Predicted 3D model of a 581-nucleotide part of an RNA (large-subunit ribosomal RNA, domain V) from a metagenome. The prediction has a mean pLDDT of 84. It matches the Rfam family "Bacterial large subunit ribosomal RNA".
[in-house]
Context: one part of a larger RNA
RNA sequence: CCCGCGACAGGACAAAAAGACCCCAUGCACCUUUACUACAACCUGUCAUUGAUUGUCGGUAUAAGCUGCGUAGCAUAGGUGGGAGCCGUUGAUCUCCAGGUUUCGGCUUGGAGGGAGGCAACAGUGAAAUACCACCCUUCUUUUACUAACAAUCUCACUCAGGCGGCAACACCGCCGAGGACCGUGACUGGUGGGUAGUUUGACUGGGGCGGUCGCCUCCCAAAAAGUACCGGAGGCGCGCAAUGGUACUCUCAGUGCGGUCGGUAAUCGCACGUCGAGUGUAUAAGCAAAAGAGUGCCUGACUGCGAGCGCGACAGCGCAAGCAGGGACGAAAGUCGGCUUAAGUGAUCCGGUGAUCCCGUGUGGACGGGUCAUCGCUCAUCGGAUAAAAGGUACGCUGGGGAUAACAGGCUUAUCGCGCCCGAGAGUUCACAUCGACGGCGCGGUUUGGCACCUCGAUGUCGGCUUGUCACAUCCUGGGGCUGGAGAGGGUCCCAAGGGUCCGGCUGUUCGCCGGUUAAAGUGGCACAUGAGCUGGGUUCAGAACGUCGUGAGACAGUUCGGUCUGUAUCCGUCGUGGG
Numbered sequence: 001c002c003c004g005c006g007a008c009a010g011g012a013c014a015a016a017a018a019g020a021c022c023c024c025a026u027g028c029a030c031c032u033u034u035a036c037u038a039c040a041a042c043c044u045g046u047c048a049u050u051g052a053u054u055g056u057c058g059g060u061a062u063a064a065g066c067u068g069c070g071u072a073g074c075a076u077a078g079g080u081g082g083g084a085g086c087c088g089u090u091g092a093u094c095u096c097c098a099g100g101u102u103u104c105g106g107c108u109u110g111g112a113g114g115g116a117g118g119c120a121a122c123a124g125u126g127a128a129a130u131a132c133c134a135c136c137c138u139u140c141u142u143u144u145a146c147u148a149a150c151a152a153u154c155u156c157a158c159u160c161a162g163g164c165g166g167c168a169a170c171a172c173c174g175c176c177g178a179g180g181a182c183c184g185u186g187a188c189u190g191g192u193g194g195g196u197a198g199u200u201u202g203a204c205u206g207g208g209g210c211g212g213u214c215g216c217c218u219c220c221c222a223a224a225a226a227g228u229a230c231c232g233g234a235g236g237c238g239c240g241c242a243a244u245g246g247u248a249c250u251c252u253c254a255g256u257g258c259g260g261u262c263g264g265u266a267a268u269c270g271c272a273c274g275u276c277g278a279g280u281g282u283a284u285a286a287g288c289a290a291a292a293g294a295g296u297g298c299c300u301g302a303c304u305g306c307g308a309g310c311g312c313g314a315c316a317g318c319g320c321a322a323g324c325a326g327g328g329a330c331g332a333a334a335g336u337c338g339g340c341u342u343a344a345g346u347g348a349u350c351c352g353g354u355g356a357u358c359c360c361g362u363g364u365g366g367a368c369g370g371g372u373c374a375u376c377g378c379u380c381a382u383c384g385g386a387u388a389a390a391a392g393g394u395a396c397g398c399u400g401g402g403g404a405u406a407a408c409a410g411g412c413u414u415a416u417c418g419c420g421c422c423c424g425a426g427a428g429u430u431c432a433c434a435u436c437g438a439c440g441g442c443g444c445g446g447u448u449u450g451g452c453a454c455c456u457c458g459a460u461g462u463c464g465g466c467u468u469g470u471c472a473c474a475u476c477c478u479g480g481g482g483c484u485g486g487a488g489a490g491g492g493u494c495c496c497a498a499g500g501g502u503c504c505g506g507c508u509g510u511u512c513g514c515c516g517g518u519u520a521a522a523g524u525g526g527c528a529c530a531u532g533a534g535c536u537g538g539g540u541u542c543a544g545a546a547c548g549u550c551g552u553g554a555g556a557c558a559g560u561u562c563g564g565u566c567u568g569u570a571u572c573c574g575u576c577g578u579g580g581g
Stems, first nucleotide, its partner, number of pairs: 001581008010573003015567001022402004027398002029394004035199005041192003045188005051154006058147004063142003068137001078136005085119003094113008158179003162176005202214003211231001215237006238383001239281001240340002245299007253277001255273005279288002282345001284343003303326004309320004315384001328337003351377007359370002409456001410454001411452003415449001417445006426436002463538001464536003468530001469527005476501003479496006503517005544562004548557003
């Protein structure tokens, strides 16, 4: 070196199971509820099944009768029309009694007495005579008919786990009894309604959640055309104005100096300087001085119908615009005017409302309905708006995926952490440097906490202990040395040095730590926080259960508590032992 055999488990990111954790899916399931929407069920009313009689009280119609008061005016004038007469021994004016009504003045009905007249046109009133007749309005009374409701009673629908009988029969039928137009049932109506069902419960995001944000305007980032991202740095908007608009004409601001009654640092007044520092409705930027700022006069162009030609945008759409026609405003005119110095002040489509209109109009004429023009109704703000209408739990969970994305480990980084060095203010009685060293600066390491998200989610098993180690040296002991604020002993600090060594217990799952007792010493770290195909399984981290707390609830908690399946016969590399060549 080659080939075996017996062993061990460090590696083959070994095997097993398309990761259960985490995230994603306009995935699924089940559960919850004051999510949404339905449905069962229950309550409610109306009608039907559903009949009789009486009473009470409404409605409608019919017939008769009654009722009606502003003021002026004989006086209580309902309206309109006709109308010059009407009533009276078939008993008027008048008196008495009784009823009804009342605006308290009267009106009206009946009876008795009595015995011949009483009303009307006239003059006044908005309207003329209940003198007389007719048709009605309003209030009320009575008659008749129909009808609703309520109450009571009834029996005939309907009901009966009652009694008796028929019958093989608990079914069914009959009689009696009890109840009774209720109950029950059907249709419709308004409620209640996790009992049940179907669903919804946004995205961005240096993992997800929590927080924040989501449309529009201005500035920077933005790299001198335009455009340009970030959970980059700063601010605004979701309007306002009938004058803060149009036009013609006029003017110049802020501030400062000087002067000037009350008057002061600062009010109003005068003179001078004053290119812009003022003002410009509202943020910022860019603008603006015979104006875009400040005033005055007259006005409504904050027009109707169009629009050559351009700019921006994937589209939707947004913006600029000369000019033409109509009819205007201001101006002597030339001219200017289709809102505001400019850039925010917003919402597609559907559906519906309102006004207008020459349009369509289901055989025709109309209508209903629609179209067209104008306009209105959305914090549809997740602002290109999924529906008119929607929240949660899952540790009982499931599927598809992802190392596109978290937790372990590794990697990169090294803020943080550990160690070292430079400077030397100062402490050290004196003296920076025996020792310590502010304020600062420069490195090294890659054991902490992090940042990033690069291999791994068709799986790289996670804390601690046990076992077995191996390496580094920034050395705990043992060895050698320098300095000392080293007398000795015992120390401090630095340099060299990794050969060997580096404890037993109590508490806790602990690593750590505290404590007890020793020791020469009880070192610091790396090795997937070495080591689970070596062991354990106390902790963490499934399903059960409980407490506290949170939640309406399902449930939840780097809160606690009791319990809780650790697989395997080793193919290759590796290592140890052994045999043959």